[in-house]
Context: one part of a larger RNA
RNA sequence: UGACGGGGGCCCGCACAAGCAGUGGAGCAUGUGGUUUAAUUCGACGCUACGCGAAGAACCUUACCAGGACUUGACAUAACAUUGAGACUUUAUCGAAAGUGUAAGUCGGGUGUUACGCAAGUAAUACACAGUGCUACAGGUGGUGCAUGGUUGUCGUCAGCUCGUGUCGUGAGAUGUUGGGUUAAGUCCCGCAACGAGCGCAACCCUUGUCUUUAGUUACUAACAUUAAGUUGAGGACUCUAGAGAGACUGCCGGUGAUAAACCGGAGGAAGGUGGGGAUGACGUCAAAUCAUCAUGCCCCUUAUGGCCUGGGCUACACACGUACUACAAUGGCGUAUACAAAAAGAUGCAAUACCGUAAGGUGGAGCAAAUCUCCAAAAUACGUCUCAGUUCGGAUUGAGGUCUGCAACUCGACCUCAUGAAGUUGGAAUCGCUAGUAAUCGCGGAUCAGCAUGCCGCGGUGAAUACGUUCCCGGGCUUUGUACA
Numbered sequence: 001u002g003a004c005g006g007g008g009g010c011c012c013g014c015a016c017a018a019g020c021a022g023u024g025g026a027g028c029a030u031g032u033g034g035u036u037u038a039a040u041u042c043g044a045c046g047c048u049a050c051g052c053g054a055a056g057a058a059c060c061u062u063a064c065c066a067g068g069a070c071u072u073g074a075c076a077u078a079a080c081a082u083u084g085a086g087a088c089u090u091u092a093u094c095g096a097a098a099g100u101g102u103a104a105g106u107c108g109g110g111u112g113u114u115a116c117g118c119a120a121g122u123a124a125u126a127c128a129c130a131g132u133g134c135u136a137c138a139g140g141u142g143g144u145g146c147a148u149g150g151u152u153g154u155c156g157u158c159a160g161c162u163c164g165u166g167u168c169g170u171g172a173g174a175u176g177u178u179g180g181g182u183u184a185a186g187u188c189c190c191g192c193a194a195c196g197a198g199c200g201c202a203a204c205c206c207u208u209g210u211c212u213u214u215a216g217u218u219a220c221u222a223a224c225a226u227u228a229a230g231u232u233g234a235g236g237a238c239u240c241u242a243g244a245g246a247g248a249c250u251g252c253c254g255g256u257g258a259u260a261a262a263c264c265g266g267a268g269g270a271a272g273g274u275g276g277g278g279a280u281g282a283c284g285u286c287a288a289a290u291c292a293u294c295a296u297g298c299c300c301c302u303u304a305u306g307g308c309c310u311g312g313g314c315u316a317c318a319c320a321c322g323u324a325c326u327a328c329a330a331u332g333g334c335g336u337a338u339a340c341a342a343a344a345a346g347a348u349g350c351a352a353u354a355c356c357g358u359a360a361g362g363u364g365g366a367g368c369a370a371a372u373c374u375c376c377a378a379a380a381u382a383c384g385u386c387u388c389a390g391u392u393c394g395g396a397u398u399g400a401g402g403u404c405u406g407c408a409a410c411u412c413g414a415c416c417u418c419a420u421g422a423a424g425u426u427g428g429a430a431u432c433g434c435u436a437g438u439a440a441u442c443g444c445g446g447a448u449c450a451g452c453a454u455g456c457c458g459c460g461g462u463g464a465a466u467a468c469g470u471u472c473c474c475g476g477g478c479u480u481u482g483u484a485c486a
Base pairs, nucleotide, nucleotide: 001486002485003483004482005481007480008479009478010477011476012475013474015470016469019434020433022431023430026326027325029323030322031321032320033319034317035316042053043052064312065311066310067309068308070306073137077136078135080133081132082131083130084129086107087106088105089104090103110127111126112125113124114123115122116121139301140300142299143298144297148295149294150290151289152288153286155284160199161198162197163196164195165194166175167174168173179190180189181188205278206277207276208275210246211245212244213243214242215241216240220235221234224233225232249272252266253265254264255263256262328427332386333385334384335383336382337381345374346373349368350367354363355362356361393424398419399418400417401416402415403414404413440462441461442460443459444458445457446456
């Protein structure tokens, strides 16, 4: 000087407390461990692995296994020799299949230069492409993340981390950065052997909340006319869209304070003290993660640890754990009627009206590269019914029949209909999230994607309770003290 202390002081955080809703019990989905397997490819392991890489494993993907077949190779550059333009289809052979080799057929005869020739063309040569042989090499999701770059997680959006000059100390170092206040903040003020500066904080950026103005179609409709309908005239007010501006700064008032910084209250205001949300992550820590995104040193394989194909596996199942979903019901289930979004997406696409089917869906195809067309709510509300039951709760499981995607749904897809109707009556010890348009609850969309979503990323609808406070648990910041630690 650090680190540590079941030492002290000060302070903060959904850290506790106060509340709300969960997990842990059930069923199922998904990931992991374990076990099994020919293979169940690999990585990730307290917080910071476990709905993680994977924004989507039937084939492909795919890296794994079994079998079959290849060896200058699926791919790149270069050289030599030699042959030939090439492309496609079918059949046969080995076979489980694909791949592979052989034969036959069809369509076809590259471009430039030179020589001969009137021309058609013939010959030579070069280039391009293809085959064969040979060689340098290709190739490796093989190893090492403890050789590395790059990227990322975490402490932590915590308020810290440093430097120059000066001064002090023999020196390691100290000072500044400590102290008194204050702040979300090393934020600001005052003081001080320090004076300044840098990386962080804040601001600048995006979005949302109010207003003005410009513009008025595909959006809007107050007045006038019109219609089944903003439908059509029309309008430029309103909504909305998207450009440009205004607006908030402790600016104003009162109090407290050291006449400071600031804090408390108030006014005005759409908004008040960082207005809400996002992006933004200092010096560093964990030899943290990744050689399987990519790049890369070294090591290793080279008729195989490379490359191709078919089938299987990654989907197994006494079990254990994590994360979700659905429930156990009456604040509910079911039936009928009826209302209101936002944000996205759309051409190998979204698909209306209509018709068929109980339904999944099918037929057909108006319109729309979209403020124009399409895809578009559910909780809620009204009425009826059920009357506390393992039920008209709950929907697992299983049987049968179908739909769709796709060469192909057996291993192993999603969905529909009929039947079947399991556990489950609110969950032990323990434990997670959340402070406001939040929790809880309700549906909708998107990426990936042929198909497949209870996951992920977004969107809006309805919309709470509680916070006395900082003794305690956890994590963190500053300071001080002790130390047998470095």